[in-house]
RNA sequence: UAGAUGAAGCGGGGGUGCUCCCAACCGGGAGCUGAGAGAGUCCCUUUGAACCUGAUCCGGGUCAUGCCGACGUAGGGAAGCUGUUUCAGGGAUAUC
Numbered sequence: 001u002a003g004a005u006g007a008a009g010c011g012g013g014g015g016u017g018c019u020c021c022c023a024a025c026c027g028g029g030a031g032c033u034g035a036g037a038g039a040g041u042c043c044c045u046u047u048g049a050a051c052c053u054g055a056u057c058c059g060g061g062u063c064a065u066g067c068c069g070a071c072g073u074a075g076g077g078a079a080g081c082u083g084u085u086u087c088a089g090g091g092a093u094a095u096c
Base pairs, nucleotide, nucleotide: 001089003087004086008082009081010080011045012044013043014042017032018031019030020029021028022027051076052075053074058069059068060067
């Protein structure tokens, strides 16, 4: 010092379903899956399956549900910045 890049900071994006009980209006409690069920900076940030459309779809399974698979090399989706832990190429100087 070209490059890659961790923590961190500052930005940006995203989802919130199903079953049972109470209430019977607002809501509250318990259970299932999951990182996350208006919840925890939980997840994602183009090297993009975080998430949306297709989808009141298709196959399987469940008490039930995007619960699982396929769809999916499909179409979209925030075009991140600073920073320098580390890796490592090259150059210069000093010492031996």
A computed fold for a 96-nucleotide RNA from a Phycisphaerales bacterium, annotated as TPP riboswitch aptamer (THI element). The source organism's lineage runs through Bacteria, Pseudomonadati, Planctomycetota, Phycisphaerae and Phycisphaerales. It matches the Rfam family "TPP riboswitch aptamer (THI element)". Gene Ontology term of the family: thiamine pyrophosphate binding.